[in-house]
A computed fold for a 140-nucleotide RNA from Marinococcus luteus, annotated as c-di-AMP riboswitch aptamer (ydaO/yuaA leader). The coordinates come from a structure-prediction model, not an experiment, and the mean pLDDT is 77. Its Rfam family is "c-di-AMP riboswitch aptamer (ydaO/yuaA leader)". Rfam describes the family as follows. This family represents a conserved RNA structure found upstream of the ydaO and yuaA genes in Bacillus subtilis and related genes in other bacteria.

Parts: sequence; structure tokens; C1' cells
RNA sequence: CCCUUUGAAUCGCUGAAACGGCCGGUUUUGGCCGUGCGGGGGACCCACACGUUUUCCCUAUGGGGGUGAACCUUUUCAGGCGGAAGACUCUCGCUUCCGAACCCGACAGCUAACCUCGUAAGCGUUAAAAGAGAGAAAGG
Repeated sequence: CCCUUUGAAUCGCUGAAACGGCCGGUUUUGGCCGUGCGGGGGACCCACACGUUUUCCCUAUGGGGGUGAACCUUUUCAGGCGGAAGACUCUCGCUUCCGAACCCGACAGCUAACCUCGUAAGCGUUAAAAGAGAGAAAGG
């Protein structure tokens, strides 16, 4: 410099949800610790709000807030916007999908130090269409 190849169960996808160590333990399995990753609370400053007191009413069948892409508009239809995948990575393009659910419990803006929590769950593999450019790795 040129050519070929780049994966499907010891695999891949959504997600923070992985790795290592110790203890118990017949096995399955359980507990704890550390690292990594993720979330929440929490100053000055800034932002927001804001005169004080008393009484009454309303809200707790939810005001406010959190995780997450999961929101906005519309009578409807739909549109806008946001998110994921297409098996090496990135960009563009195309295609196919998603926009749920749960939690806190009257309470939290941002926020250094500091405090604290989680490390689950659920799916896919008869690979359609449409790929292009750049890079990386392996082989020749």
C1' cells in the first nucleotide's frame, strides 16, 4: 500500500443495576464489605418569595416534589417534541418501535463540605429494507 472479515447463549438489547473480596453454607441460595456506576438530601452567592397579628374556610379521595425519554397541543383525527434498536466504533441517512410505570407523604430551588440510598427487573436471536463516509481490530 492492496484485499478479505468484524460475530447471536461463555451472545445481544432496555436500564445505574457491574466487578472483586469475606462469612455462612451439602447444593440451590443468603448476608456483609470495597471499587465502579446511578439517585436523593444539603451553605455562602444567585434565584424565588416576602409587612405583622388574630379568626374562619379550602386542599390530605393529594398541594408540592422525586426516578425515568416517557412531555406539550387537540372535541376528535392527529401534530409537535423527546427516547431506543438495526451485532466493532463514530457521523449522516433509512427503517422499525417507545413516550410507561412507580415512589415521597405537607416536605425539599441551585448548592461546596458533608449525609444518605440503589446496584433491580424484563426481553431478543427464521436477523427484512439501505446503505454511505471515516476510523479501529484480525488475517492474507